[in-house]
Context: one part of a larger RNA
RNA sequence: GAACGAACGCUGGCGGCAUGCUUAAGACAUGCAAGUCGAACGAUAUCUUUGAUAGAGUGGCGCACGGGUGAGUAACGCGUGGGUAUCUACCCUUUUGUUCGGGAUAACGAUUGGAAACGAUCGCUAAUACCGAAUAUUCCCUCCGGGGAAAAGGUCCGCCGCAAAAGGAGGAGCCCGCGUCCGAUUAGUUUGUUGGUGGGGUAAAGGCCUACCAAGACUACGAUCGGUAGCUGGUCUGAGAGGAUGAUCAGCCACACUGGGACUGAGACACGGCCCAGACUCCUACGGGAGGCAGCAGUCGGGAAUAUUGGACAAUGGGGGAAACCCUGAUCCAGCAAUGCCGCGUGUGUGAUGAAGGCCCUAGGGUUGUAAAACACUUUAAUUGGUGAAGAUGAUGACGGUAACCAAAGAAUAAGCCCCGGCUAACUUCGUGCCAGCAGCCGCGGUAAUACGAAGGGGGCGAGCGUUGUUC
Repeated sequence: GAACGAACGCUGGCGGCAUGCUUAAGACAUGCAAGUCGAACGAUAUCUUUGAUAGAGUGGCGCACGGGUGAGUAACGCGUGGGUAUCUACCCUUUUGUUCGGGAUAACGAUUGGAAACGAUCGCUAAUACCGAAUAUUCCCUCCGGGGAAAAGGUCCGCCGCAAAAGGAGGAGCCCGCGUCCGAUUAGUUUGUUGGUGGGGUAAAGGCCUACCAAGACUACGAUCGGUAGCUGGUCUGAGAGGAUGAUCAGCCACACUGGGACUGAGACACGGCCCAGACUCCUACGGGAGGCAGCAGUCGGGAAUAUUGGACAAUGGGGGAAACCCUGAUCCAGCAAUGCCGCGUGUGUGAUGAAGGCCCUAGGGUUGUAAAACACUUUAAUUGGUGAAGAUGAUGACGGUAACCAAAGAAUAAGCCCCGGCUAACUUCGUGCCAGCAGCCGCGGUAAUACGAAGGGGGCGAGCGUUGUUC
């Protein structure tokens, strides 16, 4: 000098665009953050009854996305470049089908248990729920003889679906080369360990698992151990090389009270799912139950320190639906904060008797100073009134009567902070008297202090200015 997710002190007019718990991955009251489909299904209630609406239930799709956080992780985690032994719901393209049957079950009814959470028994019923048979364009297995594998209907008659298979797109899994912090005051480490065979397992290669066999494997080009840390695109600085850093935005990873586990599913070992254990909190009729804000707001706590328990689905995007539409704290907006960057304003012109006052003085004067007053103007911003968008493809605007435009009034409502010994731009007087104090370094102060305190004057920056911290 530059920078900051900053904080603190003094001060503070407006707008635009950004940014805003860096600490306790501490604990959380309350509300909301994931639903939707009656064009899959039976049944109930109501009504304006040849249908409509509503809340439960079965069923389908979604809830693995989106949103948060960075605890863990020094690792194929990330970055980059390759590879394949694999899977892929929805979407696109293509081929072929969509035949015949069956038994249940929730809802509901009856009885009944429990404080509740939630159940139990009996009975009835439907389906695109479940099961059997047939068929096989194809696909799978095969000892090549053969064996095995489907389907679901709805309808407003336009379509929407369902099954098998092939290809694509996008997505995902796995493997490898190289790169990726500090410590040797960590030198040896390893027994499923290294390799093989058989078997198992997975969507898939593989000690991934298991039995047996062999005795290997890694390591001063730093193994192992310990410490620290999410990685990257980037960001800051610097002429560059480099150094530091990883907030916001974007990609990847990991995590979801702590630890473990699987279920469902195309996909999870699943933030707002399940089970077990633990700590904590809450309810209880003491028998037993309920919960998980590192989602958006908000509370307590911690801290130098970080915002509203706001509006809307209008736009963009997502889920469901044939659609109408519903849901969406994603998102778009508004609120708060000089936290940052940028822009604008706090007036303009004339004005010498160089007024008064202040300060200094050699008492003549000098300076504050065209500064003020006064006169003549202007009206950006702010204020008040009116008109009033784009953002929205036919309809639909939260923002919002916002931006913008027009008009009105009137200089009216708007300047501070730090410094003045040298470095370093800017000097005098008074007070103080090694005291009180200053200080980034050198150093000032013990009676004439340009260095302390005040005043006058001056310098710098300016809605900011200084200080502290951190990085280059």